[in-house]
């Protein structure tokens, strides 16, 4: 220098201790540095080996190695004294004994020797060496406190805890060992498992916290994996050693070598991370006296927008605004001063030139000064002078030059969230952080234009904090949203009344130490600025030491009585246990009476009964439960407790104030109690009754109903331990308005005075109402869910799931504890408005009922469905489509089909060009449209042209093509139902309410009264039309009473306007009057009068809204589509088809009728069309034309009715379909496909199943008449009058509606919502015979290296001893050392049985998710059995 694998530990942080220790180099102090000895490497000779390496022989030196001497001082032992500390002891002085040291080198001076270049001696200086003492520095060891998750890890521990002896270490210590004792740790979380290097700090946050530990700095650990020691001051050593293992490489196969988590670099892995660079110039380190050498530490450079910071890509002027592009309401708008253009500037990049700071040391030489010294020599130190040192780098920086020249992107524009339009697409393609966009007009997809944001970046992804008070210490909750333990007793713990004194642990204050630096904040300052750097201050919220304070908490002691308890005197009670006992009822048994049914249900059946039931009477037996009293009364901790008596027994309340003197509250674990069901053993068994059986019901009915019926229910003993065990509300204490009941006590007052009755007061319980307050609201409210304190339990989105696994309890059933994967964007509470209910109340309607007549059966007409077809055009489809659009399809209509034509078109507008026509007429072709040919040749003019028309071209026309779910308008419907709203006020957090509800009343939200409402609007009513009565006015075309004329007759005529009538205006009716009821009201009932009486009858008139109701084919219209066709013209066909089904009608089925004859009475209307008299025809009709633009004329004889006659109950003298023949009329044309007439024909049908429609009075029923459309065609439609009924007790039921109320899991609003099985697909997960890995331990075997210990043989120069020798030396021995061997310990390895965590596994269990599957309908309403 690197890395973070291991480590949950004194590893780290912080504060201390070491009187239990070490410390090389450095500094200071004192002393010493004396005297000997033997070797060995390099080197030389030689041998082995592939290599690495090794062996033998021969020299030599030291500051290498080994002796001896000395001992200031050190150490050890034995004593003495003093000071200090005190659990040990430390320091100083002193006496005695023992014990261990050293190394030289160099400069200068003096001197000696000689071999003249060296050596020796002395002095001196420098530097070493040794023994000590002290400092500094660095460490070792010990301790307090702090330091993650899991209790589905609860017990762990044998060197374990302590002692003694010994050993070991630098040092304390079970650190090691022998013996002794049996300790030690743990719910304040031991042990085990998982995860993790720790800190300064970094990110975030207002903070408290939460997350992180990269870079920089401190500490620790590691160096291929595991073990081990050696050397050393220091290592159990990254670039040292030994051994084992895995891997790689070399090999001559014998054996060897290696360790990038150093810097570069390579490979692999991966979403992803750089150069095999320069330099020791600086800083720092090692060695050295120094020069210097080494240094991938370090300083620099390179790569990457990876981060932070700074700068540029230009600036100014510049249009009612170019072009392009986009949009457009076609005018214009936007991009946009943006561009161009003009005038400038000059950063960066480019070119040229200059050019650093970082360099100070050090060395050498010289000079000077102070030291040292005998010395002026030498020399240390210091100062000055000279000399020299740059990797970065020709870099930073500076100057000059030219020139707007070279330099802008990314994301977003539905809301959150700043920013909008066009086109394309059409639930496709796609988007998406959440909500959600996209199914033909997408600001949400893709593109264009425009806009917004940031900017050399921008967006995405991941992670952390925040917002999130969403784990809540600061700062949450638990009645109903998740959440109070089922209840008590009580251990640990937490909390705790009054008084006095002390203490000082907590607490508070002062001082001191520490909290490294860097970081952070503030001030100042250096790089042009900033980032970055430097200086100072703050901060470091902590710990330690010390001095004080004494209120509060704690502790010690004293005292007190109010908390708590005891005593005494009273009281109530379904409190508990045991024993005994009573009556009613039920069932059974016996007997009597008695006879055919009983029983049961919605209705039935099964069942019982002629073998005598049910019913009834008497007697007997058995078991279980205790009517009335009985009460939001009582008791109990809860579960729970109910006939009566006795015995045993717990608690509570009141009064008293004698006693104790805080003895209290709560309560994790623990212990006990604990409904019903269930379990075991033994009893018992009347009734009831799971299972089960049968009968019903039903589509089914393993249910609801019925008949039976076993466990069980009961008792004893033992288990289980759960409930909506609920007040869905833990316990205790205190405080905070009241009112009114009730239970138990106490004392008092009044009346009675016997029981008693009444009253207010007080204590304890138990209910209701309610203020403040609280609450999301509902609600709670002295029995708190209010205000506070204390303690416990519990909650943190829904589902998965109270499931799985594990543990534990249980005989079992099962209980307790209790997850995860996965999945959803909700689940939930309370309240509001609606809607709905097989909820309730009130009310209305031809809604039912009471009636009358129909439909459904027949034939026909008409519409629809279906089918058919070339086409049968299209639309309307429950009520609210179906005689509907269509007030009238032979052609036309006509939209459909077939065929034939046209293409600026059949019609309209504008422009340009051209012609002067065109139309008409005639002829040809043709089905016609059309086309060809012929004929014909307009008007005005200012002479340019215009009008009009044709042709050509351009714009554009045209479309009954699509979308009624893009729309307007119109319409239907609820419904002519009585409702729907607003302003202000008030109430509510709010949605919203009130008003509009209530009591009456009405046809009516009509009116009256009341009321936190007061008013108002749209609706209702009225105003309008018509009809009923009267009056006035006016009298022709109307009318005719009087008068006159006149006729066969007739208002026919004169005349008149009285009447009728006509048509204009008025009157009249208002509950106005009377009586009664009602509240003195509104109003209702009755009556009078009146033509009419209580809105007189009828009409017109349709609130807010609902149904994406109907209509693009009336019309209008956005968008889309077609453009020689989806346009347009024409002919023919079709819309008229026909096995069938339905709707609406007509005509009938006959005698209340049919036919024939006769006679009478309307009204609304229409008309240039109606059409009279007359004539013809059997008739439809024809000929003809009077009259009338209408109170005049015509349509126009009304019919039913009435009178008379015939028919006589039959498929008819009913009915008229169908068919044949002959006609009439309209029309260009009646074949497909008109109406009518005559003659003939004469079908079904004899009153209509289930079901269903209309109508309450001039109505139903019945009879005819008129009109629109229309050439013609009406059983339809719209009107008109004639004749003219029955019934309504009443609101139980069906349908629809209104108001109030209630429930709701519905809000697309009950045609709603929604559950479970099954089937299919996907996903995760549990179990499982097993299979296969990881991890940590245990037992045994083996046991490398190594330390330690042991050891007769082997090796061994110095020192010692002995012998020989004059000596040199030789030989032997001892000590010491080494090797070898043995032993303890022990890594790796092996074996075995288990533990634990994964992976996988045939099969199997449930779970989740998935547009349209199956079966039922369990829940939500009384959900149809709460």
């Nucleotide at each position: 220098g690197g890395u973070g694998a291991g480590u949950a530990a004194c590893a780290c942080g912080u504060a201390g201790g070491u009187a239990a220790c070490c410390u090389a180099c450095c500094u200071u102090u004192a002393g010493a540095u004396u005297u000997g000895g033997g070797a060995u490497a390099a080197c030389c000779c030689u041998g082995u080996u592939a290599a690495c390496a090794c062996g033998g022989g021969g020299c030599u030196a030291a500051u290498a190695c080994c002796g001896a001497a000395u001992g200031u001082g050190g150490u050890u032992u034995u004593g003495a004294u003093g000071u200090c500390a005190c659990a040990u002891g430390a320091c100083a002085u002193u006496a005695a004994a023992a014990u261990a040291a050293a190394a030289g080198u160099u400069g200068c001076c003096u001197u000696g020797a000689u071999u003249u270049a060296u050596c020796g001696a002395g002095g001196u200086a420098a530097u070493g060496u040794c023994c000590a003492a002290a400092g500094a520095u660095g460490g070792g060891c010990c301790u307090g406190c702090g330091u993650c998750c899991c209790a589905u890890u609860a017990g762990c521990u044998a060197g374990u805890u302590g002692g003694u002896g010994a050993g070991u270490u630098a040092a304390c210590a079970g650190c090691u060992u022998a013996c002794c004792a049996a300790g030690g740790c743990g719910a304040c979380g031991a042990u085990g498992g998982g995860u993790a290097g720790c800190c300064g700090a970094c990110c975030u946050g207002a903070g408290a916290g939460g997350g992180u530990g990269u870079a920089c700095g401190g500490c620790c650990a590691c160096a291929c994996u595991g073990g081990g020691a050696c050397u050393g001051a220091g290592a159990u050593a990254c670039g040292g050693c030994c051994c084992a293992g895995a891997c790689u490489c070399c090999u001559a196969c014998g054996g060897g070598a290696g360790g990038c988590a150093g810097c570069a670099g390579u490979g692999a892995g991966g979403a992803a991370u750089a150069u095999u660079g320069c330099g020791c110039a600086a800083u720092g380190g090692g060695c050295g006296a120094a020069a210097g050498c080494c240094u991938g530490a370090c300083g620099c450079a390179g790569c990457a927008a990876c981060g932070c910071c700074g700068c540029g890509u230009g600036a100014g002027u510049g249009a009612u605004g170019a072009a392009g592009c986009u949009c457009c309401a076609a005018g214009g708008a936007g991009u946009g001063u943006a561009a161009a253009a003009c005038u400038c500037u000059g950063u960066u990049a480019g070119a040229a030139g200059g050019g650093a700071c970082g360099a100070a040391u050090g060395g050498u030489a010289g000079u000077g000064a102070c030291g040292u010294u005998a010395a002026u020599a030498a020399u240390u130190u210091c100062a000055c002078u000279a000399u020299g040192u740059g990797a970065c780098g020709g870099u930073a920086c500076c100057u000059u030059c030219a020139g707007a020249g070279a330099a802008a992107g990314c994301c977003c524009c539905g809301g959150c969230u700043a920013a909008c339009u066009c086109c394309g697409u059409g639930c496709c393609a796609g988007c998406a952080g959440c909500c959600g966009c996209g199914g033909u007009a997408a600001u949400a997809c893709g593109g264009g234009g425009g806009g917004g944001g940031c900017g050399a970046g921008c967006g995405u992804u991941g992670u952390c904090c925040g917002g999130a008070a969403u784990u809540a210490u600061u700062g949450g909750g638990c009645g109903u949203a998740a959440a109070g333990g089922g209840c008590g007793c009580g251990u640990a713990g937490g909390c705790g009344g009054a008084u006095u004194a002390g203490u000082a642990a907590g607490u508070c204050a002062g001082a001191g130490g520490u909290g490294a630096a860097a970081a952070u904040u503030c001030c100042u300052u250096g790089c042009u600025u900033a980032a970055c750097g430097a200086g100072g201050a703050a901060c470091u919220u902590g710990c330690c030491u010390u001095u004080g304070a004494a209120a509060c908490u704690g502790c010690u002691a004293u005292u007190c009585u109010u908390g708590a308890g005891u005593g005494c005197g009273g009281a109530a009670g379904a409190g508990g246990g045991a024993a005994g006992u009573g009556g009613a009822a039920u069932u059974c048994c016996u007997g009597g009476u008695g006879u055919a049914g009983c029983g049961g249900u919605g209705a039935a059946a099964u069942g019982c009964g002629u073998a005598g039931a049910u019913a009834u009477c008497a007697g007997g037996a058995a078991g279980a439960a205790c009517a009335c009293c009985g009460g939001u009364a009582g008791c109990g901790a809860a579960g729970g407790c109910g006939g009566c008596u006795u015995c045993c027994u717990g608690g509570u309340c009141c009064g008293u104030a004698a006693c104790u003197g805080a003895c209290g509250c709560u309560g994790a674990g623990g212990c006990g109690c604990g409904a019903a069901a269930g379990u075991g053993u033994g009893g018992g068994g009347a009734g009831c009754a799971a299972a089960c059986a049968g009968g019903a019901u039903u589509a089914g009915a393993u249910a609801c109903c019925c008949u039976g019926g076993u466990a069980g229910u009961c008792c004893a003993c033992a288990c289980u331990g759960u409930a909506a065990a609920c007040g869905a509300u833990g316990g205790g204490c205190a405080c905070u308005a009241g009112g009114u009941g009730u239970u138990g006590g106490u004392a008092c007052c009044g009346c009675u005075u016997u029981u008693g009755c009444g009253g207010g007061a007080u204590c304890a319980g138990u209910g209701c109402c309610g203020a403040a307050g609280c609450u999301a609201a509902c609600g709670c409210a002295u029995u708190a869910a209010g205000u506070g304190c204390c303690c416990c339990g519990c909650c943190u989105g829904g589902g998965g799931a109270g499931u799985a696994c594990g543990a534990u309890c249980g005989c079992a059933a099962g209980g307790u504890u209790g997850a995860a994967a996965c999945u959803c964007a909700a689940a939930g509470g309370a309240a509001u408005u609606g809607a709905c209910g097989g909820g309730g109340g009130c009310c209305c309607g031809c809604a039912c009922a009471a009636g009358c007549g129909g439909u459904g059966g027949a034939g026909c007409a008409u519409g629809u469905g279906g089918u058919u077809u070339a086409a049968u055009u299209c639309g309307a489809u429950g009520c609210a489509a179906c005689g509907c659009g269509a007030a009238g399809a032979a052609c036309c209509u006509u939209a459909c089909c077939u065929g034939g034509g046209c293409u600026u078109g059949a019609a309209g507008u504008g422009c340009a060009g051209u012609c002067g026509c065109a139309a008409g007429c005639c002829g040809g072709u043709g089905a016609a449209a059309a086309u060809c040919g012929g004929u014909c040749c307009u008007c005005c003019u200012u002479c340019g042209g215009g009008a009009c028309g044709g042709c050509u071209g351009c714009a554009g026309a045209g479309g009954u093509g699509c979308u009624g779910c893009a729309u307007g308008g119109c319409u239907g419907u609820c419904g002519u139902c009585a409702g729907c709203u607003c302003g202000u006020g008030c109430c509510g957090u709010g949605a919203g309410g009130u008003g509009u509800u209530g009591g009456g009343u009405u046809a009516a939200g009509u009116c009256c009264c009341g009321c936190a409402a007061c008013g108002a609007g749209c609706g209702c009513a009225a105003c309008c039309c018509u009809u009923g009565u009267c009056c006035u006015u006016a009298g022709u075309u109307g009318c005719u009473a009087c008068c006159a004329g006149g006729u066969u007759a007739a208002g026919c005529u004169g005349a008149g306007c009285a009447c009728u009538c006509u048509a204009a205006g008025g009157g009249g009716a208002c509950u106005g009057c009377c009586c009664c009821g009602g509240a003195u009201a509104a109003c209702g009932g009755g009556g009078a009068g009146g033509a009419a009486g209580g809105u007189g009858g009828g009409g017109a008139u349709g609130a807010c809204g609902u149904c994406a109701a109907g209509u693009c084919c009336u019309c209008a219209u956005g968008g889309c589509c077609c453009u020689u066709a989806c346009g347009u013209c024409c002919a023919g066909g079709g819309c008229u088809a026909c096995a069938c089904a339905c709707g609406u009608g007509c005509u009938a089925c006959a005698a209340u009728g049919g036919c024939c004859g006769g006679u009478a009475c309307a009204g609304c209307g229409g008309g240039a069309u109606c059409g009279a008299u007359a004539c013809c025809g059997c008739g439809a009709g024809g000929u003809g034309g009077a009259g009338c633009a209408a109170a005049u004329c015509c349509c126009u004889u009304a019919a039913a009715a009435c009178c008379g006659g015939c028919c006589u109950c039959a498929g008819u003298u009913c009915a008229g379909a169908u068919u044949g023949c002959a006609g009439u009329c309209u029309g260009c044309a009646a074949c497909u496909c008109g109406a009518c007439u005559g003659c003939a024909u004469g079908a079904a049908g004899u009153c209509g199943g289930a079901a269903u429609c209309g109508c309450u009075a001039g109505u139903a029923a019945u009879c005819g008449c008129g009109g629109a459309u229309c050439a013609g065609c009406a059983u339809g439609c719209c009107g008109c009058g004639g004749u003219g009924a029955a019934u309504a007790c009443g609101u139980u039921c069906c349908c629809g509606g209104g108001c109030c109320u209630u429930g709701u899991a519905c809000a697309c609003a009950c045609c709603g919502c929604c559950c479970g099985u099954c089937a299919c697909g996907c996903c995760a997960u549990g179990g499982a015979a097993g299979u296969u890995g990881g991890u940590a331990g245990c037992a045994c075997c083996c046991g490398a290296a190594g330390c330690c210990g042991g050891u007769g043989g082997c090796c061994u120069a110095a020192c010692c001893c002995c012998g020989c020798g004059u000596a040199a030396g030789c030989g032997g021995g001892a000590a010491g050392g080494g090797g070898g061997c043995c032993g303890u310990c022990u890594a790796a390895g092996g074996u075995g049985a288990g533990a634990u965590c994964g992976a996988u596994g045939a099969c199997u269990g449930g779970g989740g998710c998935g547009a349209a599957g199956u079966c039922g309908u369990a829940a939500c309403a009384a959900g149809g059995u709460a």